Description: The prediction has a mean pLDDT of 89. Predicted 3D model of a 254-nucleotide part of an RNA (large-subunit ribosomal RNA, domain VI) from a Fimbriimonadaceae bacterium.

Context: one part of a larger RNA
RNA sequence: UGCAGGAGAUUUGAGGGGGUUUGCCCUUAGUACGAGAGGAUUGGGGCGGACGAACCUCUGGUGUACCAGUUGUCGCGCUCGCGGCAGUGCUGGGUAGCUAAGUUCGGAACGGAUAAACGCUGAAAGCAUCUAAGCGUGAAACCCUCCCCGAAACCAAAUCUCCCUACGAGGCCCCUGGAAGACCACCAGGUUGAUAGGCCGGAGGUGUAAGCACAGCAAUGUGUUCAGCUCACCGGUACUAAUAGGCCCAUCGG
Repeated sequence: UGCAGGAGAUUUGAGGGGGUUUGCCCUUAGUACGAGAGGAUUGGGGCGGACGAACCUCUGGUGUACCAGUUGUCGCGCUCGCGGCAGUGCUGGGUAGCUAAGUUCGGAACGGAUAAACGCUGAAAGCAUCUAAGCGUGAAACCCUCCCCGAAACCAAAUCUCCCUACGAGGCCCCUGGAAGACCACCAGGUUGAUAGGCCGGAGGUGUAAGCACAGCAAUGUGUUCAGCUCACCGGUACUAAUAGGCCCAUCGG
């Protein structure tokens, strides 16, 4: 820009893409078959490998915005308690998120038309013949089935709802943000508000803070104290910020 008014939703599915894997065990059955040795077709059940997708409950990794321990040195006048630097100084743990080695799931089945192959009926050619007419069975391949995209599918589809002399239906700018994201887009909100921050409570993490008291000559220990601190998680709460405002689109549709 188009889809013969404009708008908001929801679909159909022409077409396209993805996927398509394989082993072993048990049973049928030591049966059919076979002198024996051996040893099935078929049907049913189970367990795996590799591959793929999604996810983070579990097991772990990471987690330089969390907690603790600790060395050297400097600073806060000193002690105590803290802070800076030393690769995050080093070390032990670790929330969310992300993640695999973790978890869950997938390939299937049914059907259609077939290949090789196997058949029925059957002449040319009184016989025979699966083929010449005609009719079947038959594979991980093909079509469908499963998943994803998909009406610029220009043959431009369909359904529902809304709007038009008025402050139109609606959209955008702008702003608060996001398990959305390069930008854009998408999604949630913008006071008729829980969108983000703050605050409150909780979960989870760390592991028992400081101060004080007591015990000990002291190092240190014990009590107060499962304390103190706590990022991204969960819930609540308008305290702060989403204020105010502007723009686009028209008048019943060749």
The full RNA is in RNAcentral, with records from ENA.